Background:
A computed fold for a 328-nucleotide part of an RNA from uncultured bacterium KM3-69-D9, annotated as large-subunit ribosomal RNA, domain IV. The RNAcentral record of the full RNA draws on SILVA. The coordinates come from a structure-prediction model, not an experiment, and the mean pLDDT is 88.
Context: one part of a larger RNA
């Protein structure tokens, strides 16, 4: 000096991005336990008391013919110790939020998580030699299955709900019309030849699918306004005007995993709080299956507070071993 352990006055998080690490907590039995809730739960909630030997009395269980013997339970008296879940092992705990409903999976070797999957909803293909995939075929999975099936796609328990826009762009429907190849059709013209012919061009007018038209279709890809006035204090504007547009954000929620200005105004909590927690709406730039809002329970997630408990820290010290280092 490092490393692993141990131990500390007074204070206890002042430490730090954070209580990161250590410390507390622990085991059985009894008593006792809130808000919530999907009535299962949450709960080991939370807090509290006991526990060890002997004797004595009772209970239950097993053996035994019986006397009694073993193992456990409750009362009552006693007994040692500094300590009786005596070492060892052996949960800390309690409040608010945010995201995911849950248990599950995941970047083998730097991310375990709010991603990923889920049961549950929608949506769309497919009638079976199904669609989808696979293979140059045969063939083979789908499936020895048949729409309560199988296959993509998209949301993701559960509870309320899920608004308006089919103009673009996809999908699907449309016996008309338009365009539209190849082919069919050959009028016409041209080379040559006496001519017959041979060769050439090649108009109309008939030709599919697509596109063009007409229509549907948003839990398809997506979208979901702006500018003046205006109320008897002021302020704001329920109301009016006008342009725009396919419609112009409905409900819920909102400084939020989104809030630039911004540590946003108020309010809690604190002596003091860019974080937190309720509120307010000015949403730069939320919003409804690229779902919206809540929501017990769950979580090695994430905020932010509180007991408890501490060498994290003020502020740093011994100790004990194992290394450095020093001499032999």
């Nucleotide at each position: 000096u490092g490393g692993c352990a141990u131990u500390g006055a007074a204070g206890g998080a002042a430490c730090u991005c954070g209580g990161c690490a250590a410390a507390a907590u622990g085991c059985c039995c009894c008593c006792g336990u809130a808000a919530c809730u999907u009535c299962g739960g949450g709960a080991g909630a939370a807090g509290g008391g006991g526990g060890c030997c002997c004797u004595g009395u009772u209970c239950c269980u097993g053996g035994g013919c019986a006397a009694c013997c073993a193992g456990g339970g409750g009362c009552a008296g006693g007994g040692g110790g500094c300590a009786c879940a005596g070492a060892c092992c052996a949960g800390g705990g309690g409040g608010u939020g945010g995201c995911g409903a849950c248990u599950g999976u995941u970047u083998a070797c730097u991310a375990a998580a709010a991603a990923c999957a889920u049961a549950g909803g929608u949506c769309u293909c497919u009638g079976c030699g199904a669609a989808g995939c696979u293979g140059u075929a045969a063939g083979g999975c789908g499936a020895c299955g048949u729409a309560u099936a199988g296959g993509g796609a998209c949301u993701g328990a559960c509870g309320c709900c899920u608004g308006c826009c089919c103009g673009g762009u996809g999908c699907c429907g449309g016996a008309a019309g338009g365009u539209u190849a190849a082919g069919g059709g050959g009028a016409u013209g041209g080379g040559u030849g006496a001519g017959a012919g041979c060769u050439u061009u090649g108009a109309a007018c008939c030709g599919a699918a697509g596109c063009c038209c007409c229509g549907g279709u948003a839990a398809a890809c997506g979208g979901c306004g702006g500018c003046c006035g205006u109320a008897a204090c002021u302020a704001u504007a329920a109301c009016g005007g006008u342009c725009c547009u396919a419609a112009g954000g409905u409900a819920g929620c909102g400084a939020a995993a989104u809030u630039c200005c911004u540590u946003g105004u108020c309010g809690g909590g604190u002596a003091a709080g860019u974080u937190c927690c309720g509120a307010c709406c000015c949403g730069c730039a939320c919003g409804a299956a690229u779902g919206g809002c809540g929501u017990a329970a769950c979580g090695a997630c994430u905020u932010c507070c509180c007991c408890a408990c501490u060498g994290u820290c003020u502020c740093c010290a011994a100790u004990g071993c194992c290394a450095a280092c020093u001499c032999a």